[in-house]
RNA sequence: AGCUCAUCGAGAGGGACUGAGGGAACGGCCCAGUGAAGUCCCGGCAACCGCCACGAGCCCCCUGCUCCGCCCACCAGAAACCCGGGCGGGACCAGUCGUGGAAACGGUGCUAAUUCCGGCCCACGGCGAGAUACGACGCGGGGAAGAUGAGAA
Numbered sequence: 001a002g003c004u005c006a007u008c009g010a011g012a013g014g015g016a017c018u019g020a021g022g023g024a025a026c027g028g029c030c031c032a033g034u035g036a037a038g039u040c041c042c043g044g045c046a047a048c049c050g051c052c053a054c055g056a057g058c059c060c061c062c063u064g065c066u067c068c069g070c071c072c073a074c075c076a077g078a079a080a081c082c083c084g085g086g087c088g089g090g091a092c093c094a095g096u097c098g099u100g101g102a103a104a105c106g107g108u109g110c111u112a113a114u115u116c117c118g119g120c121c122c123a124c125g126g127c128g129a130g131a132u133a134c135g136a137c138g139c140g141g142g143g144a145a146g147a148u149g150a151g152a153a
Base pairs, nucleotide, nucleotide: 003151004150005149006148007147008146013042014041015040016039017038021031022030023029026118027117028116043111044110045109048107049106050105051101052100053099054098055097056096066090067089068088069087070086071085072084115145120142121141122140124138125137127135128134
């Protein structure tokens, strides 16, 4: 950098340094010397992952434990058991999914405005002297793009 999945109308800011931009891009509209972005410190929010409980599933393959059978070895005068190794079979657990919980600890994330709104497609509504056409507007659904997390290569 690309791929897959989930979520994106909730929530949560002070200080120090510094000094002009920032809200991804474009259009709009905003924020900003009553201090932008950035760095650091201390808070906070939330619950994606780790974590806990319950339920379901898988149990073909892989890992671990356990049970059974056979073989080897121990083995020596002879045999059995335990221990060690190999092969085959059975049962069970984890990796999976769902629901709920906690926020102590760990990994992230976030802390103006719905992802600030819109662009593309579909449907509806009233308006424009206004018809199924056109225009802007409003509303709803989907998409695109983006952000964050988890995962795989």
Molecule: SAM riboswitch aptamer (S box leader)
Organism: Nocardioides sp.